Large-subunit ribosomal RNA, domain VI from a Bacilli bacterium, 262 nucleotides, folded computationally.

[in-house]
Context: one part of a larger RNA
RNA sequence: CGUAGGGAAUUUGAACGGACCUGUCCUUAGUACGAGAGGACUGGGAUGGACAUGGCAACGGUAUAUCGGUUGUUUCGCCAGAAGCAUGGCCGAGUAGCUGCCCAUGGAAAGGAUAAAAGCUGAAAGCAUCUAAGCUUGAAGCCUACCGUAAGAUGAGAUUCCCCAUUCGCAAGAAGUAAGUGCCCUCCAAUGUUAGGAGGUUGAUAGGAUAGAGAUGUAAGCAUUGUAAGGUGUUUAGUCGACUAUUACUAAUAGCACGAGG
Numbered sequence: 001c002g003u004a005g006g007g008a009a010u011u012u013g014a015a016c017g018g019a020c021c022u023g024u025c026c027u028u029a030g031u032a033c034g035a036g037a038g039g040a041c042u043g044g045g046a047u048g049g050a051c052a053u054g055g056c057a058a059c060g061g062u063a064u065a066u067c068g069g070u071u072g073u074u075u076c077g078c079c080a081g082a083a084g085c086a087u088g089g090c091c092g093a094g095u096a097g098c099u100g101c102c103c104a105u106g107g108a109a110a111g112g113a114u115a116a117a118a119g120c121u122g123a124a125a126g127c128a129u130c131u132a133a134g135c136u137u138g139a140a141g142c143c144u145a146c147c148g149u150a151a152g153a154u155g156a157g158a159u160u161c162c163c164c165a166u167u168c169g170c171a172a173g174a175a176g177u178a179a180g181u182g183c184c185c186u187c188c189a190a191u192g193u194u195a196g197g198a199g200g201u202u203g204a205u206a207g208g209a210u211a212g213a214g215a216u217g218u219a220a221g222c223a224u225u226g227u228a229a230g231g232u233g234u235u236u237a238g239u240c241g242a243c244u245a246u247u248a249c250u251a252a253u254a255g256c257a258c259g260a261g262g
Stems, first nucleotide, its partner, number of pairs: 001152001005163007015149004021049007033038001051106005059100004066093005071086006110144003117137004164262001166175003180258004184200005205251003208247005214240003221234005
């Protein structure tokens, strides 16, 4: 821009794409078959591999500053206590998120038309013949079925709801609006930018605060004990990124633009 007014939502599915894999074991059954050795078809069940899709409750990994320990050094006048730098200085743990080595699910079943092949009826050719007319079966393959995209499918589909016949102009057209949308702002399990989603005071959208979960592991100060390094008590303390809930304390203010007359 189009989809013969403007919008919001829900959809149909032409078409296109994806997927389609396979082992072992048990049973039927040591049965059929076979002199024996051996050893099935078929049907049923269990469990794997690789691949694909999804997920983070559990099991693990990670954690760039969450907690603790600790070395060297510098600074805060000194002690004590802290902070900076040294690969996050190193080390031990570790929430959220992300993730795999982890977890879940999938390939199925069914239908249709067939290939090779197997047949029925059956002439040409009094017989015979699956074929010439006709008919029945038959594959991991084909078309459906399964999953996804999908009305620019210009063949532009369908359904529901909302807004309406204003003003100027001879007309062409223009203007201010409606429903609605955007700009702007707070953000996100969404993200390259966009887009998508949650919100904007009639508000829990983010931050803060409070409480909880969870992590770390018992802070500082003081007291006490020991010559001291240290120990003990106060104290399962103190501190804390992402998680959960509550709470308008802070910031989403104010406003502007676009947008029908069929």

Overview
Model confidence (mean pLDDT): 89 of 100. Lineage of the source: Bacteria > Bacillati > Bacillota > Bacilli. It matches the Rfam family "Bacterial large subunit ribosomal RNA". The sequence was found in a public genome assembly.